[in-house]
Context: one part of a larger RNA
RNA sequence: GAUUGAACGCUGGCGGUAUGCCUUACACAUGCAAGUCGAACGGUAGAGGGGCAACCCUUGAGAGUGGCGAACGGGUGAGUAAUACAUCGGAACGUGCCCAGUCGUGGGGGAUAACGUAGCGAAAGCUACGCUAAUACCGCAUACGACCUGAGGGUGAAAGCGGGGGAUCGCAAGACCUCGCGCGAUUGGAGCGGCCGAUGGCAGAUUAGGUAGUUGGUGGGGUAAAGGCCUACCAAGCCUGCGAUCUGUAGCUGGUCUGAGAGGACGACCAGCCACACUGGGACUGAGACACGGCCCAGACUCCUACGGGAGGCAGCAGUGGGGAAUUUUGGACAAUGGGCGAAAGCCUGAUCCAGCCAUACCGCGUGCGGGAAGAAGGCCUUCGGGUUGUAAACCGCUUUUGUCAGGGAAGAAAUCUUCUGGGCUAAUACCUCGGGAGGAUGACGGUACCUGAAGAAUAAGCACCGGCUAACUACGUGCCAGCAGCCGCGGUAAUACGUAGGGUGCAAGCGUUAAUC
Repeated sequence: GAUUGAACGCUGGCGGUAUGCCUUACACAUGCAAGUCGAACGGUAGAGGGGCAACCCUUGAGAGUGGCGAACGGGUGAGUAAUACAUCGGAACGUGCCCAGUCGUGGGGGAUAACGUAGCGAAAGCUACGCUAAUACCGCAUACGACCUGAGGGUGAAAGCGGGGGAUCGCAAGACCUCGCGCGAUUGGAGCGGCCGAUGGCAGAUUAGGUAGUUGGUGGGGUAAAGGCCUACCAAGCCUGCGAUCUGUAGCUGGUCUGAGAGGACGACCAGCCACACUGGGACUGAGACACGGCCCAGACUCCUACGGGAGGCAGCAGUGGGGAAUUUUGGACAAUGGGCGAAAGCCUGAUCCAGCCAUACCGCGUGCGGGAAGAAGGCCUUCGGGUUGUAAACCGCUUUUGUCAGGGAAGAAAUCUUCUGGGCUAAUACCUCGGGAGGAUGACGGUACCUGAAGAAUAAGCACCGGCUAACUACGUGCCAGCAGCCGCGGUAAUACGUAGGGUGCAAGCGUUAAUC
């Protein structure tokens, strides 16, 4: 000099854009953060309409079965020096949703929740009996692919739902036709993931030897998959002075800061990967987890209890206590982007977009502009002549950024939707779908940004320093005292070095100090 996720002191007008628990991976009150689908299913409180009624139609809450999601998104950096990361390669793998292709989607069965009845318990919750549905569950048939094979053969599947409809059948429901969404088998792809190798990136030798599933082989097991990954037997190997092992420290990278570079230091925010979710262990479900807001066991802690027994996990967003020099609101909205579910309408979304707080950082603007005396007053100094503050003020003229008031007022929002038209599908001018035209609806921010007008210099300057380094000097007070200080050093009676004042210098809504890095 540059820099910072900074803090402290004094001061503080505005705007834009960013950042904001670096310390206790300490403990957490409260609210919210993952749901959705009635076009899978039984059923259905309520409301409206029809009907004498049973009941039917429209709309539709909550609970349940079932499907998909909950493995994403969000947080943190404890652990990890290599099961991680970066780069370059590899072969023995998996893959829900998505895309392209091929082949199917036939016919049956038995349950169960909800619900009803009865009961137990303080609660959490649980039990018995009975009824019922499905895209829930289980057989049978079939098998283009697929898998196994001793090559003969063998094994294994599925589910329906919705829209529309001319002829025919049917009392009707519907059959039937067609379209869409699904379901099963299989091939390929895309994207994603699992595994292996090489190279690279910390310190210590006051750590020199380490290792028995250890190193390799064979048989077996296990996995989606190679493999001591596991097991039985056999052999005695394997790593190491180019630093094994041990110890300490540490998430890694793209990058960030600095520097002319080489290098050094760092890894906040943003992006990629990894690891973790009160501590330790374990599996279940599933395409995917050994799963932050799932389950089980053990432990510590907290809470409820009728003392028998139960409940919990903010390193999600806010917020509280504590720790600390130190770090924000218990805000708004799903309008946009993205995600989950759904045919859609839509619902959910503390992701996200916004707003709030803080000079924490960077950038921009303002606090007025022009004129105005051989120069007011006051202050300070003085050789008492004067000098300086100083065109500074007063005074005259002008302007109105910002602020105040008044008026107007966005872009971010065109998709989904409706309608017209052309094409495709089709028996079909239905439905559905693709393209084009037109129309209408939707904004948290926000009456914000921005624009226009009005009055009025009005609403706005501090901080540090002035011995040398280093730009900037005098007076008074003090008297090795009080004090200053980054280094050299000042202060013991004329201190440009302490304190105050006047003046000056440097930065400026900041300025200094401290800490840290180059």